[in-house]
Molecule: c-di-GMP-I riboswitch aptamer
Organism: marine eukaryotic metagenome
RNA sequence: GAUAAAGGCAAACCCAUCGAAAGAUGGGGGCGCAAAGCUACGGGUCUACGUUAGCAAGUGGCGAAUCGCCACAAGCUAAUAAGAUGGCCGGGCUGCCGAA
Numbered sequence: 001g002a003u004a005a006a007g008g009c010a011a012a013c014c015c016a017u018c019g020a021a022a023g024a025u026g027g028g029g030g031c032g033c034a035a036a037g038c039u040a041c042g043g044g045u046c047u048a049c050g051u052u053a054g055c056a057a058g059u060g061g062c063g064a065a066u067c068g069c070c071a072c073a074a075g076c077u078a079a080u081a082a083g084a085u086g087g088c089c090g091g092g093c094u095g096c097c098g099a100a
Stems, first nucleotide, its partner, number of pairs: 001097001008033002013028006031087001037093003041090003044085003050080006058072006
C1' cells in the first nucleotide's frame, strides 16, 4: 500500500574534517524516496595518486664544425581501478507500521 495514519531516510546548497581526485563522514538543510536499509557480484558512470606510452622547457655527459648522440627531467597529453557511486540499473541479503 486505504486519498491513509504512526514513524523513517535525506538531493542541491552552506560549514567542519578526511582524501591526489572522484567522493566520504559529522552538523545545518529538504529535492525527492515504499526498501533512498545492507551488499561493488555483473553492467554503466565518475576520478587517476601511482604506473605505462607520446611530446618536452631545461640540466648534465661524450664527440666535433655552428651541430650530433646519450642520460636525467619540471611540465603537457592519452590510456589504465586495485579508488568511488547502492539517490544509475540488474542480482543477492534483511526489514518497520497498518484497515478490509